[in-house]
RNA sequence: UCUUCGGGGCAAGGUGAAAUUCCUGACCGGCAGUAAAGUCUGCGAACGGGGGCACACUUACAACAGUAAAGCGCCUCUGCCGAACCGGUGUGAUUCCGGUACCGACGGUAAAGUCCGGAUGAAAGAAGA
Numbered sequence: 001u002c003u004u005c006g007g008g009g010c011a012a013g014g015u016g017a018a019a020u021u022c023c024u025g026a027c028c029g030g031c032a033g034u035a036a037a038g039u040c041u042g043c044g045a046a047c048g049g050g051g052g053c054a055c056a057c058u059u060a061c062a063a064c065a066g067u068a069a070a071g072c073g074c075c076u077c078u079g080c081c082g083a084a085c086c087g088g089u090g091u092g093a094u095u096c097c098g099g100u101a102c103c104g105a106c107g108g109u110a111a112a113g114u115c116c117g118g119a120u121g122a123a124a125g126a127a128g129a
Stems, first nucleotide, its partner, number of pairs: 001129005012024003026114002028104002030043004038102002047079007057071002059068003084100005106117003
């Protein structure tokens, strides 16, 4: 530098006009590090803000050429960014085993970790050449 890969999950019920959103329960867990991790350390995505670039696309103006950074796109900085303890084993584990807990962006909608949407997107990274 190139190619490919790179997110999972409400069964069964209750109430109701309506809820996978409320209630009982059920299920899920990106990437790197390390004694094997949703909860430790760090990173990514999403969301917000500042600055810069650029007219490829939308849009405005214009007869054309063009101009404009309003939307979108790209770069960079920054904000935001959830949650675990106890016991056991062991050289070493908040990672294994046992027990009991806890957490989960934004928009839509009967109030959402699980439905729909941005997203057949992007990225931390991984494998190969």
The prediction has a mean pLDDT of 84. The RNA shown here (FMN riboswitch aptamer (RFN element)) has 129 nucleotides and comes from uncultured Acutalibacter sp. Taxonomically the source falls in Acutalibacter (Bacteria, Bacillati, Bacillota, Clostridia). The model forms 100% of the base pairs in the Rfam consensus.